[in-house]
Context: one part of a larger RNA
RNA sequence: UUGGGCGUAAAGAACACGUAGGCGGUUUGCCAAGUCAUAUGUGAAAACCUUGGGCUUAACUUAAGGAUUGCAUAUGAUACUGGUAAACUAGAGUAUAGUAGAGGAAAGUGGAAUUCCUGGUGUAGCGGUGAAAUGCGCAGAUAUCAGGAAGAACACCAGUGGCGAAAGCGGCUUUCUGGACUGUUACUGACGCUGAGGUGUGAAAGCUAGGGGAGCGAACAGGAUUAGAUACCCUGGUAGUCCUAGCCGUAAACGAUGGACACUAGGUGUGGGGAGUUAUCGACGCUCUCUGUGCCGAAGCUAACGCAUUAAGUGUCCCGCCUGGGGAGUACGGUCGCAAGACUAAAACUC
Numbered sequence: 001u002u003g004g005g006c007g008u009a010a011a012g013a014a015c016a017c018g019u020a021g022g023c024g025g026u027u028u029g030c031c032a033a034g035u036c037a038u039a040u041g042u043g044a045a046a047a048c049c050u051u052g053g054g055c056u057u058a059a060c061u062u063a064a065g066g067a068u069u070g071c072a073u074a075u076g077a078u079a080c081u082g083g084u085a086a087a088c089u090a091g092a093g094u095a096u097a098g099u100a101g102a103g104g105a106a107a108g109u110g111g112a113a114u115u116c117c118u119g120g121u122g123u124a125g126c127g128g129u130g131a132a133a134u135g136c137g138c139a140g141a142u143a144u145c146a147g148g149a150a151g152a153a154c155a156c157c158a159g160u161g162g163c164g165a166a167a168g169c170g171g172c173u174u175u176c177u178g179g180a181c182u183g184u185u186a187c188u189g190a191c192g193c194u195g196a197g198g199u200g201u202g203a204a205a206g207c208u209a210g211g212g213g214a215g216c217g218a219a220c221a222g223g224a225u226u227a228g229a230u231a232c233c234c235u236g237g238u239a240g241u242c243c244u245a246g247c248c249g250u251a252a253a254c255g256a257u258g259g260a261c262a263c264u265a266g267g268u269g270u271g272g273g274g275a276g277u278u279a280u281c282g283a284c285g286c287u288c289u290c291u292g293u294g295c296c297g298a299a300g301c302u303a304a305c306g307c308a309u310u311a312a313g314u315g316u317c318c319c320g321c322c323u324g325g326g327g328a329g330u331a332c333g334g335u336c337g338c339a340a341g342a343c344u345a346a347a348a349c350u351c
Stems, first nucleotide, its partner, number of pairs: 004322003007305002012319001014201004021194003025088007033081002035077008048066007091191001092188004096183004103177007110154001114150008125136002162169002206247006215241002220236004258318006266296012300307002324351003333344004
């Protein structure tokens, strides 16, 4: 290994691209490596198994046969795997005509709100809370009107709506740019799937350098609350949050569900296409179909919950991962990092 699992019990890598490898559509010819058949040689003896013999029996011993599941050689078979040659079009891709979209990058620009500044009006409060106080205000606040400045985020539309591999993406315009879907024919002709290592992308926080700083706001200060209150509440407030360049590489990075392909009742919403039909000025409607995204449910599966054509059903291929709890995602070592730390990853001991 035979022979278990991974939604929630331990277990799907955060996500993608892709090297080696593994696996791989249809038809025909050839080869005969795998495979299968037969034969020969070898596979020491003892032991083992079967049938006999010898000690009165047994153990023991002895003869013959078997077995020794293996290896080598020869001959043959050619369905399957493989190799090779040729061909095909159902997989995959290209062209072509369209479609939808917060997909990405850069530049520009708009209004509402907030804060601040200036000026006007105006007077004693404002603010805040469960109630208060700290705080702000007669040096004129709050409120209100006009003007100006700044930064950040984009109300309504907005939708289990859309796009993206994931992280994620939402005012508007322009430029550049990736992917997807649908229809038609034409072309290439298995070019495919997965993917150890590897490479890239990767929220927030954090780090380095330079800008920026309205609001919010770790830390911090003060006021309350309380037995205390290093909190929850309030008044302030620094880093940060924003931009540029670089690092970090982690999240309940979740659908806690790896990717690909095929098959297996339906019903009902919704996004993007296409065809047909009814009628027509047209929209709509109805039927079918492709592709997304939800809900409900048959069979089946499941420990149950539940899943159920977007499977956790039935199968095939490839990768990753798990093996009692704690010790521990720790120590040590190594690699990476400016650091924080990340990745890899034990044991003693204990229950």

Background: The part of an RNA shown here (small-subunit ribosomal RNA, central domain) has 351 nucleotides and comes from an uncultured bacterium. Rfam family: Bacterial small subunit ribosomal RNA. Rfam links the family to the GO terms structural constituent of ribosome and ribosome. Its mean pLDDT, the model's own confidence on a scale to 100, is 88. The full RNA is in RNAcentral, with records from Greengenes and SILVA.